[in-house]
Context: one part of a larger RNA
RNA sequence: CGCAUAUGGUGGAUGCCUUGGCAGUCAGAGGCGAUGAAGGACGCGGUAACCUGCGAUAAGCCUCGGGGAGUUGGUAACAGACGAUGAUCCGGGGAUUUCCGAAUGGGGGAACCCAGCCCUCUUUGAGGGUUAUCCUCGCUUGAAUACAUAGAGCGAGGAGGCAAACCCGGGGAACUGAAACAUCUAAGUACCCGGAGGAAAAGAAAUCAACCGAGAUUCCCUAAGUAGUGGCGAGCGAACGGGGAACAGCCCUGAAUUUUUGGGCGUUUUAGCAGAGCGGUCUGGAAAGGCCGGCCAUAGACGGUGAUAGCCCGGUACGCGAAAAGGCGCCCAGAAGGAUGAUGAGUAGGUCGGGACACGUGAAAUCCUGAUUGAAUAUGGGGGGACCACCCUCCAAGGCUAAAUACUCCUGACUGACCGAUAGUGAACCAGUACCGUGAGGGAAAGGCGAAAAGUACCCCUGGAGGGGAGUGAAAUAGAUCCUGAAACCGUAUGCGU
Numbered sequence: 001c002g003c004a005u006a007u008g009g010u011g012g013a014u015g016c017c018u019u020g021g022c023a024g025u026c027a028g029a030g031g032c033g034a035u036g037a038a039g040g041a042c043g044c045g046g047u048a049a050c051c052u053g054c055g056a057u058a059a060g061c062c063u064c065g066g067g068g069a070g071u072u073g074g075u076a077a078c079a080g081a082c083g084a085u086g087a088u089c090c091g092g093g094g095a096u097u098u099c100c101g102a103a104u105g106g107g108g109g110a111a112c113c114c115a116g117c118c119c120u121c122u123u124u125g126a127g128g129g130u131u132a133u134c135c136u137c138g139c140u141u142g143a144a145u146a147c148a149u150a151g152a153g154c155g156a157g158g159a160g161g162c163a164a165a166c167c168c169g170g171g172g173a174a175c176u177g178a179a180a181c182a183u184c185u186a187a188g189u190a191c192c193c194g195g196a197g198g199a200a201a202a203g204a205a206a207u208c209a210a211c212c213g214a215g216a217u218u219c220c221c222u223a224a225g226u227a228g229u230g231g232c233g234a235g236c237g238a239a240c241g242g243g244g245a246a247c248a249g250c251c252c253u254g255a256a257u258u259u260u261u262g263g264g265c266g267u268u269u270u271a272g273c274a275g276a277g278c279g280g281u282c283u284g285g286a287a288a289g290g291c292c293g294g295c296c297a298u299a300g301a302c303g304g305u306g307a308u309a310g311c312c313c314g315g316u317a318c319g320c321g322a323a324a325a326g327g328c329g330c331c332c333a334g335a336a337g338g339a340u341g342a343u344g345a346g347u348a349g350g351u352c353g354g355g356a357c358a359c360g361u362g363a364a365a366u367c368c369u370g371a372u373u374g375a376a377u378a379u380g381g382g383g384g385g386a387c388c389a390c391c392c393u394c395c396a397a398g399g400c401u402a403a404a405u406a407c408u409c410c411u412g413a414c415u416g417a418c419c420g421a422u423a424g425u426g427a428a429c430c431a432g433u434a435c436c437g438u439g440a441g442g443g444a445a446a447g448g449c450g451a452a453a454a455g456u457a458c459c460c461c462u463g464g465a466g467g468g469g470a471g472u473g474a475a476a477u478a479g480a481u482c483c484u485g486a487a488a489c490c491g492u493a494u495g496c497g498u
Base pairs, nucleotide, nucleotide: 001497002496003495004494005493006492007491008490009489015483016448017447020419021418022416023415024414025413026412027411028410029408030407031162032161039100040099041098042055043054044053046078050074051073061094062093063092064091065090066089070082071081072080105114106113107112115131116130117129118128119127120126121125133159134158135157136156137155138154139153140152141151166197167195168194169193170192171191177184181231207214208213218245219244220243221242222241228236229235249400250399251398252344258336259335260334261333262332263331264330265329266328267327268326269325270324272320273319278293279292280291281290282289294311295310296300302314303313304312349373350372351371352370353369354368355367356366359385380395381394382393383392384391435442436441455482458469459468460467461466
């Protein structure tokens, strides 16, 4: 040095586990905000940091309910307190709520600096209130300029910001595909902006159809990858009709749909209450396991308990419950609203240029409109895919409208031939943290002693670390770098070989 066996170190695979995730189903909720939000800064404890909670009334104050023995959050110990005169805890309502932040008195390098006016007081000061901008309405004033108007002042009401997706509108790419590329495609997508609601939008035919008829809108299946469209390339791609889901109609000299306020009734949400039924023995550290014999069941869901428990515990089935505050439905009473409106004119239509329609200008109807023109008025007008006639059908240029549909930041219950710590969220753990970056931004690793800390008193080696005894424990090669403890890698012992 090699091989073998044994035994260790290191390492953290594997097995088992789960507090966390993932995907859903059914309900709920679908907003919060100048009565100051979302999000933060700084504080608050007998307390050094962090988390949680809270706000100078600061791990809390008041009140109304629930509940019934311990409590003083995670968080030990100590100290001091509280509690059957009902604490802690749970729920409803209320009070307080520093500073920043739309931030709104002015400023500002967020959490800071500096003010005006009014009121009060214990008056070199303290406390309270108020002072942003824009829009709408009202009132008072009021120029050039006579009436007026602009402007100015005051008062009232509203807005502003945040939030996951869904929705409507205004703008609007490129990569890519076309095996290159320009029309085209990607795609009206991504993205930006504005706006709204729990849904939004659309909506009661100037619609379709075809000479028969249907009867608002929306969504699904089909028609159908059809008819079409298309450098007729790549591609794009309907409608009629049929079957379903859901159905609802109305208004314009104030009557409907609709919205809202108060009262009543019902139901429901936000705490809870009650809730049947097991013993012996054996093994074992421990019984829920084995054996024997019972019981309940509108309850044999689930979880826990020293191994696998219907009957030990929490629960579960069934049943019951609200002082207070809310949601929904119905009834009664009241209010608002429509609308600058009386049936729709600079409109329909035309021409030019664009855009939308599945439809790329095409034979291109239909819809929208930047420019320019410009009717008729029910004895009228629009449409039926150039256009004309006949025929049929409808009534534009005013408005409202639930449901079926889309989504899930969020709440509750439940489910999974979903994951099980290199998986599953980036994050099971104090994670959008540590760390990196000027910044936009990027972004980890990290779970497991034991049933119970019973977490090793005491002695010894000893500077400490670490260890040897002793002790606990079923087990300490379960000793906190703690379940199991693979391999690589490194030792020790023995044997054999060289």

A computed fold for a 498-nucleotide part of an RNA from Gammaproteobacteria bacterium AqS3, annotated as large-subunit ribosomal RNA, domain I. Its mean pLDDT, the model's own confidence on a scale to 100, is 84. The organism belongs to Gammaproteobacteria, within Bacteria. It was read from a public genome assembly.